This is a predicted structure of a 90-nucleotide RNA (c-di-GMP-I riboswitch aptamer) from a marine sediment metagenome. Its Rfam family is "c-di-GMP-I riboswitch aptamer". Rfam links the family to the GO term cyclic-di-GMP binding. The RNAcentral record of the sequence draws on MGnify.

[in-house]
RNA sequence: GAUAACGGCAAACCCGGCGAAAGCCGGGGACGCAAAGCCAUGGAUCUAAAGCUCCGCAUCGCCGGGAGCCAUGACAGCCAGGCCGCCGAA
Numbered sequence: 001g002a003u004a005a006c007g008g009c010a011a012a013c014c015c016g017g018c019g020a021a022a023g024c025c026g027g028g029g030a031c032g033c034a035a036a037g038c039c040a041u042g043g044a045u046c047u048a049a050a051g052c053u054c055c056g057c058a059u060c061g062c063c064g065g066g067a068g069c070c071a072u073g074a075c076a077g078c079c080a081g082g083c084c085g086c087c088g089a090a
Base pairs, nucleotide, nucleotide: 001087008033009032013028014027015026016025017024018023031077037083038082039081041080042079043078045074046073051069052068053067054066055065056063
């Protein structure tokens, strides 16, 4: 890459499990996908357990509370980059 073929994956949502959460895994289910196969290296985005700062208080304890910051967490179906791969007419 073609209104080709053999096939593949599976969004939302539902059920079960894991996780603090984002999210992930399994089953069902198909919105879509030619890399929607694999890799968090850069950016974006999401989350904020621990930590830090501040606040709060019959309880004064970093506390079964609140706010802000923060990735070491997540995301490959956001964009780059890397690796690998099926079919293949004109």